[in-house]
């Protein structure tokens, strides 16, 4: 210096926070779709629930 294994602790899952479950990662996992570009579109979840923000409709 390189490779492998083990252990501890973690990290990630397109826009915020929390819980549960699932999956993934060891410097990766991850970083939505469309378009040549200008630009445009959906969504606060990986899934479920709650809160916050935003949007639409109705009622008072």
């Nucleotide at each position: 210096a390189u490779c492998g294994u083990c252990g501890a602790a973690g990290g990630g899952g397109a826009u915020g926070g929390a819980g549960u479950c699932c999956c993934c990662c060891c410097a990766a996992a991850c970083u939505g779709c469309c378009g040549u570009a200008g630009a445009g579109c959906u969504a606060a979840u990986g899934a479920c629930u709650c809160c916050u923000a935003u949007c639409g409709u109705g009622u008072g």

The RNA shown here (Fluoride riboswitch aptamer (crcB RNA motif)) has 60 nucleotides and comes from a Gammaproteobacteria bacterium. Of the family's consensus pairs, 100% are formed in the model. Rfam family: Fluoride riboswitch aptamer (crcB RNA motif). Its family is annotated with positive regulation of gene expression and response to fluoride in the Gene Ontology. NCBI's taxonomy places the organism under Bacteria, Pseudomonadati, Pseudomonadota, Gammaproteobacteria. Its mean pLDDT, the model's own confidence on a scale to 100, is 77.